[in-house]
RNA sequence: AGGGGCGUAGUGAAGUGGUAUCACAAGGCUCUCCAAAAGCCUUGGCGGAGGUUCGAUUCCUCCCGCCCCUGCCC
Repeated sequence: AGGGGCGUAGUGAAGUGGUAUCACAAGGCUCUCCAAAAGCCUUGGCGGAGGUUCGAUUCCUCCCGCCCCUGCCC
């Protein structure tokens, strides 16, 4: 320098045009003599900026970060 993959809640993942889902974690409640376990509820998120579209996490462009491959120099 070229090519490819990934970036979604505190953590790990799904979703791939129509108001973002699950598990764990956190907070509250129920249960219990007290806890643990279990159940219910709540909080919290699409890496950044543009573009296309009635509508973008999803499609396009640029940038940032991580990983892999190829090449060049030493």
Transfer RNA from Candidatus Wildermuthbacteria bacterium RIFCSPHIGHO2_02_FULL_47_12, 74 nucleotides, folded computationally. Its mean pLDDT, the model's own confidence on a scale to 100, is 84. Its Rfam family is "tRNA".